[in-house]
Context: one part of a larger RNA
């Protein structure tokens, strides 16, 4: 190379955009590059294999043949695929309607609710815990009632709802903006698919300037617990949890399932539309599309299970595995402010 796989045994890049490549709709002419078929030269010799024959056999030798699965050249084929012209609308994309959504950004608003300040009423206990301390309180605390500050999250609504490529998004209002869907079939005419490198986005946790700091809190102090307790428990608490500007680039970034297209019985919910019956009617009943569940048939699956949102049946790309430990580690490199990230062995061992 061939071959086998990656839900959970070793396996799908965290996620998109797209660069080369690699496959690529229907159809009509042309070419004849890929393919196919023939002819001719070539393809040393020996050896390998077949027939034969020589040394008493064999090994060996000798004669012939067949092979050498290639090259090239000429002469046809033309169904496929390629490469030129043309021509189509079933992929794809545009315009037109307009309903759905925590889909991004930025600026403003709102209310509870902690904590603190001030002020009022009050008085001896508050918090805390398996119990207690440690803490707080007569310089008046907790409760309470009033006012005022300030940060951060946004009860219910709420939903195996919905929105996004993924991370992820959830009080209101306004502005700017992205992408799905459905419906009309007008317009373009293959403009598609996937994607090695590449670029971009990428939770929490960290870093670097600057702010901000109610809550709650890595370290750190105390208190208890215990043989100890560098831990769980308890009182404090500093980074940091929030902002803006910018690095990092990792996760059980999981649907542990890579993208697209097509084909294959079904029953029952829910989300958005849109057609039709029927009706005062937004109720309902049918049929359709797209998105999201459960259940199960064929089939597949080691088994669980998946099962039209496939783990079926099929074809296109791409990523990736190849015993366990050593180790996602060592050098090397590349990237970084550093923390590290990415690439990525081998010896020894079972």
């Nucleotide at each position: 190379c061939u071959g086998g796989g990656c839900g959970u045994a070793a396996a799908g890049c965290g996620u998109g955009c797209g660069u080369a490549g690699g496959c690529g709709g229907c159809u009509u002419g042309g070419u004849a590059a890929g393919u196919c078929a023939g002819a001719u030269g070539u393809g040393a010799a020996a050896g390998c294999c077949c027939a034969g024959g020589g040394c008493u056999c064999a090994a060996c030798c000798c004669u012939g043949g067949a092979a050498c699965u290639g090259c090239a050249u000429c002469c046809g084929a033309u169904a496929c695929u390629g490469c030129c012209a043309g021509g189509c609308u079933a992929g794809a994309g545009u315009a037109g309607u307009g309903g759905a959504g925590g889909g991004g950004a930025g600026u403003c608003u709102g209310g509870a609710a902690u904590u603190c300040a001030c002020g009022g009423u009050g008085u001896a206990g508050c918090a805390g815990u398996g119990a207690a301390a440690u803490g707080c309180g007569u310089a008046g605390a907790u409760a309470u009632c009033g006012u005022g500050a300030g940060g951060a999250a946004c009860a219910c609504u709420a939903g195996u709802g919905g929105c996004g490529a993924a991370g992820g998004c959830g009080a209101g209002a306004c502005u700017c903006u992205g992408g799905a869907c459905a419906c009309u079939u007008a317009c373009u005419g293959a403009c598609g698919c996937u994607g090695a490198g590449g670029c971009a986005c990428g939770a929490a946790g960290g870093c670097u300037a600057g702010g901000g700091u109610a809550g709650c809190g890595a370290a750190a102090g105390g208190g208890a617990u215990u043989a100890g307790a560098u831990a769980c428990c308890c009182c404090u608490g500093u980074a940091g949890u929030c902002c803006u500007a910018g690095c990092a680039g990792u996760a059980a970034a999981c649907g542990g399932u890579g993208c697209g297209c097509g084909u294959u019985u079904g029953g029952u919910g829910u989300g958005g539309g849109c057609g039709g019956g029927u009706u005062c009617g937004a109720c309902c009943c049918c049929g359709u599309c797209c998105g999201u569940g459960c259940c199960g048939g064929a089939g597949c699956u080691a088994a669980c299970g998946c099962g039209u949102u496939a783990a079926a049946c099929g074809c296109g790309c791409c990523g990736c595995c190849u015993g366990g430990g050593g180790a996602g580690u060592a050098c090397g490199g590349u990237c970084g402010c550093a923390a590290g990230a990415c690439u990525a062995a081998a010896a020894c061992u079972c």